[in-house]
Context: one part of a larger RNA
RNA sequence: GAUGAACGCUGGCGGUCUGCUUAACACAUGCAAGUCGAACGGUGAACCCUCGGGUUCAUAGUGGCGGACGGGUGAGUAACACGUGAGAAUCUGCCUCCAGGUCGGGGACAACAGCGGGAAACUGCUGCUAAUACCCGAUGUGCCCAAGGGUGAAAGAUUAAUUGCCUGGAGAUGAGCUCGCGUCCGAUUAGCUAGUUGGUGGGGUAAAAGCCUACCAAGGCGACGAUCGGUAGCUGGUCUGAGAGGAUGAGCAGCCACACUGGGACUGAGACACGGCCCAGACUCCUACGGGAGGCAGCAGUGGGGAAUUUUCCGCAAUGGGCGAAAGCCUGACGGAGCAAGACCGCGUGGGGGAUGAAGGCUCUUGGGUUGUAAACCCCUUUUCUCAGGGAAGAAGUUCUGACGGUACCUGAGGAAUCAGCAUCGGCUAACUCCGUGCCAGCAGCCGCGGUAAGACGGAGGAUGCAAGCGUUAUCC
Numbered sequence: 001g002a003u004g005a006a007c008g009c010u011g012g013c014g015g016u017c018u019g020c021u022u023a024a025c026a027c028a029u030g031c032a033a034g035u036c037g038a039a040c041g042g043u044g045a046a047c048c049c050u051c052g053g054g055u056u057c058a059u060a061g062u063g064g065c066g067g068a069c070g071g072g073u074g075a076g077u078a079a080c081a082c083g084u085g086a087g088a089a090u091c092u093g094c095c096u097c098c099a100g101g102u103c104g105g106g107g108a109c110a111a112c113a114g115c116g117g118g119a120a121a122c123u124g125c126u127g128c129u130a131a132u133a134c135c136c137g138a139u140g141u142g143c144c145c146a147a148g149g150g151u152g153a154a155a156g157a158u159u160a161a162u163u164g165c166c167u168g169g170a171g172a173u174g175a176g177c178u179c180g181c182g183u184c185c186g187a188u189u190a191g192c193u194a195g196u197u198g199g200u201g202g203g204g205u206a207a208a209a210g211c212c213u214a215c216c217a218a219g220g221c222g223a224c225g226a227u228c229g230g231u232a233g234c235u236g237g238u239c240u241g242a243g244a245g246g247a248u249g250a251g252c253a254g255c256c257a258c259a260c261u262g263g264g265a266c267u268g269a270g271a272c273a274c275g276g277c278c279c280a281g282a283c284u285c286c287u288a289c290g291g292g293a294g295g296c297a298g299c300a301g302u303g304g305g306g307a308a309u310u311u312u313c314c315g316c317a318a319u320g321g322g323c324g325a326a327a328g329c330c331u332g333a334c335g336g337a338g339c340a341a342g343a344c345c346g347c348g349u350g351g352g353g354g355a356u357g358a359a360g361g362c363u364c365u366u367g368g369g370u371u372g373u374a375a376a377c378c379c380c381u382u383u384u385c386u387c388a389g390g391g392a393a394g395a396a397g398u399u400c401u402g403a404c405g406g407u408a409c410c411u412g413a414g415g416a417a418u419c420a421g422c423a424u425c426g427g428c429u430a431a432c433u434c435c436g437u438g439c440c441a442g443c444a445g446c447c448g449c450g451g452u453a454a455g456a457c458g459g460a461g462g463a464u465g466c467a468a469g470c471g472u473u474a475u476c477c
Base pairs, nucleotide, nucleotide: 001476002475003474005473006472007471008470009469012347013346014345015344016343017342018340019339020305025303026302027301029300030299031298034065035064036063039062040061042059043058044057045056046055047054048053072258073257074256082182083181084180085179086178087177090175091174095171096170097169098168099167100166101165102164103137104136105135106134112127113126114125115124116123117122142151143150144149156163157162158161184230185229186228191221192220193219196218197217198216199215200214201213202212203211233255234254235253236252237248238247239246240245260281261280262279263278264277283294284293285292286291311337313336314335315334319333320331321330322329323328350380351379352378353377360371361370362369363368385414386413387412388411389410390409394404421466422465423464424463425462426447427446428445432461433460434459435458436457442449443448
């Protein structure tokens, strides 16, 4: 000098930030991912009605898109994880551009109805039905190929112009993979390795590859530190320092990993998937004992641990995201408010005058000195404070739309009014006397003070330093 700090004493305001560093300990409750009726059949309600029907709204289900983003955490990981530079054997929903197509047919399953089972979670059988759900045929630039051939798509909707759907090509974006270099400590860890190293055949992937498998060869790594053990997410950065360097990786941003613990795949353009599924385990809960349910390292909040870390708040008004043609719906992302002197910055606690140097305190050689222009007193101001009146920008988009918020800010009135502490005073180190104590009580960062005149202990007066803070402790340079 610095801090995501804590503790002690003290504490007026504003702005901008920050706030479980410990138990990746366990979690009550609420919310955090839905949306589309302009894909589909049904159901219900309201209104109109020429009783034929029509319009509007709502929605459990089928279907589509999204739930792989956003948000959290740092356990694991010494590794192509990260940083940087290069590369080839790849995929890429939505978006943009270009070219072509969108023909014919079919059978189901939910919902629903009926009958059941179960305490519940849920579930069985029979029957009916729609689609942009599913299947078949046709065509087809594509793909494979031994050039003969083989394989291989589609879906409509509202309505009068759009939007979908399918195929191919290009782009953009995102992602997977490979390599060079860099990346902590220990040799009181010296040898390690059997899919191990390479080849061939086969398999496998979106894709190169021992990625997997069969066979063959016997290789591969290592004092330029392999292997083993310990520790650790990495980086841009941050702190310090003249720099070189050292330390560090909170917040913000990029990448990675994880989601009760371990394993697994399914769906999908994308996951081996935080608020999806299956299995096993530990734990918790419900149960009619047969069986079920759950996963806050999302936002709040609770218990626990700890020196220590906040509200079970408001709003989708803005920015952004998902769905939708749109209106809109959802959004604990986000925007805000609340709490905390936790940090930084700014402001205030008044300004000018005022010597009989008042009283009081302290000291004293009894003359005095000091507190001290300090107070009183006179004049002034109103930052701040209280009250009253007005009152935004942030809205992009003609109109409408503001959580914050009657906030910021402006005007007026009132009255010096509402606001100072903390540490230190032997040397280092700015600041000195008296009393008490008597190697006691105590102080202390180091040197060291204290045993009867203590500038070092305790109190007082005074002084010094900082100041809404001041000291102490911890850690880094």
This is a predicted structure of a 477-nucleotide part of an RNA (small-subunit ribosomal RNA, 5' domain) from an uncultured bacterium. Model confidence (mean pLDDT): 87 of 100.